[in-house]
The RNA shown here (Bacterial RNase P class A) has 375 nucleotides and comes from a Fidelibacterota bacterium.

RNA sequence: UGAGUCGAUCGGAUGGUUGCUCUGGGCUUGUUGUUAUAACCCCAGAGAGGAAAGUCCGGGCACCACAGGACGUGAUGCUUCCUAACGGGAAGAUAUUUGUUUAUUCAAAUAAUGGAAAGUGCAGCAGAAAAUAUACCGCCUUCGGGUAAGGGUGAAAUGGUGGUGUAAGAGACCACCCUUCCUUAAAUAAAUUUUAGGUAAGUGUAAACCCCAUCAGGUGCAAGAUUGAAUAGGUUCUGAGAUGUUGUUCGCAUUGAUUGAAGAACGGGUAAAUCGCUGGAUAUUUAUGGUGACGUAAAUACUAGAGAAAUGACCAUCCCUAAAAUUAAAUUAUUGAUUUUAGGACAAAACUCGGCUUACAGAUCGACUCAAUUU
Numbered sequence: 001u002g003a004g005u006c007g008a009u010c011g012g013a014u015g016g017u018u019g020c021u022c023u024g025g026g027c028u029u030g031u032u033g034u035u036a037u038a039a040c041c042c043c044a045g046a047g048a049g050g051a052a053a054g055u056c057c058g059g060g061c062a063c064c065a066c067a068g069g070a071c072g073u074g075a076u077g078c079u080u081c082c083u084a085a086c087g088g089g090a091a092g093a094u095a096u097u098u099g100u101u102u103a104u105u106c107a108a109a110u111a112a113u114g115g116a117a118a119g120u121g122c123a124g125c126a127g128a129a130a131a132u133a134u135a136c137c138g139c140c141u142u143c144g145g146g147u148a149a150g151g152g153u154g155a156a157a158u159g160g161u162g163g164u165g166u167a168a169g170a171g172a173c174c175a176c177c178c179u180u181c182c183u184u185a186a187a188u189a190a191a192u193u194u195u196a197g198g199u200a201a202g203u204g205u206a207a208a209c210c211c212c213a214u215c216a217g218g219u220g221c222a223a224g225a226u227u228g229a230a231u232a233g234g235u236u237c238u239g240a241g242a243u244g245u246u247g248u249u250c251g252c253a254u255u256g257a258u259u260g261a262a263g264a265a266c267g268g269g270u271a272a273a274u275c276g277c278u279g280g281a282u283a284u285u286u287a288u289g290g291u292g293a294c295g296u297a298a299a300u301a302c303u304a305g306a307g308a309a310a311u312g313a314c315c316a317u318c319c320c321u322a323a324a325a326u327u328a329a330a331u332u333a334u335u336g337a338u339u340u341u342a343g344g345a346c347a348a349a350a351c352u353c354g355g356c357u358u359a360c361a362g363a364u365c366g367a368c369u370c371a372a373u374u375u
Base pairs, nucleotide, nucleotide: 001371002370003369004368005367006366007365008364009363010362012318013317014316015315016314017313018312020047021046022045023044024043025042026041028039029038030037031036049346053357054356056355057354058353059352060351061220062219063218064217066251068250069249070248071247073216074215075214076213077212078092079091080090081089082088093113094111095110096109097108098107099106114211115210119209120208121205122204123203136151137150138147139146140145159177160176161175162174163173164172178202179200181198182197183196185194186193187192224275225274226273227272234266235265236264237263241255242254243253244252282301283300284299285298286297287296288295289294319344320343321342322341323340324339325338326337327336328335329334
C1' cells in the first nucleotide's frame, strides 16, 4: 500500500426571519371561597431514532379470593458466569468450514450443541435386499447346494486395513485401528482433553412422535383509577343454576332458587372531564474489581409528553460524495486548488425499559489474518 474478516462512532453544521407544543416566571383583565383558576401578551428553557420500524422474546406497572392440587398445553436445551428477567450477552469446550502453517500452528466464521443402548415411526426413486434387511452379476461345487471377499444400485448395504483359514468365502479366528457404552489414572471450577482396560444392542433421522432436565396464573395502557351526567331497576318468552380473567377436573369461596340464576327477542339512555403520562432496573465522568459481559463507590445532570396527534417553513454560507473543464506541483501513477452541474441514506415518539431481527447514501476510528514493497 492492497485484499479479506470483525467491532465502534457520526450520519449534515452555523447564522437570520417566522410558525407550533410543553414547562417555569411576570403584567393586565374576568370569575371567585382571594388559596386558586381561565384568557391575551412578554421573558427564559426544552422539543422525534440508532433503529422510533417488525410486534419476535423478557420485564416494570395495573386489575382479578384461589397467583390451591392434579392433568393437559407451551417454551428452552454444551459448560460456567452476567442480568430485574430472557429464547439475550460474555468467556470457554466440542463439531464443521475458510485462509495459513512443517504441524488444529495461527486467525476467523457457522452451529435448531441433551438422549438413537426405553419404545414407536420414517428413509421416495434406484437396487436382489434398507435394519431380527438379501442373493442380481460374480466365485466355489460331490450339482443337492454353499458364499457375501470382488462388481453393480443408492445419500446410506452387517465398521476399516492386513493375515490365517477355506472347495470358494466371511469377525469364523488373530493383530492393529475407528466408533458406542462402562470403569481406572492425571489435568480442569465445569463442559471436556489425554491415558489404561473391558464391552458390541456398530446405517441415518428426534426444526418425526417420544424420553430426560428446567421454566410458565391470566389479561393487558383499548390495563386501570377518580369525578360527573343520563335513562325505563323497561316489556315478553323460557325456567335452576351461575360466577370466581386460557382448557379439563377435584376442592374452596360468593351468589340465586319462583320476591327468578343463566339465555333469547323487542325497546330506551349514555359513551363527558381529569389522572395514569414521564425522576428512571436513567444518563455522563472519575476511581476501583474482573480475561470479559458487568459490578461497587463518589460527583454531576434532568434531556418530548401530544391527544387525531406539536417538534416545522424560507434564505444565506459552509461541509460531504460523484461527474466534467481549467490550472499548479510532480513527471509512470498521482495530489492539491478554482468553476459548473447533480445528489446528501434508512426513516418518524403515543405508558415505559432490556434484547433480538430487518433497512441504511456517505464519512471516520480501531483490531486481526494474508500478499507485495521499503527500512

Record summary:
The coordinates come from a structure-prediction model, not an experiment, and the mean pLDDT is 78. The source organism's lineage runs through Bacteria, Pseudomonadati and Fidelibacterota.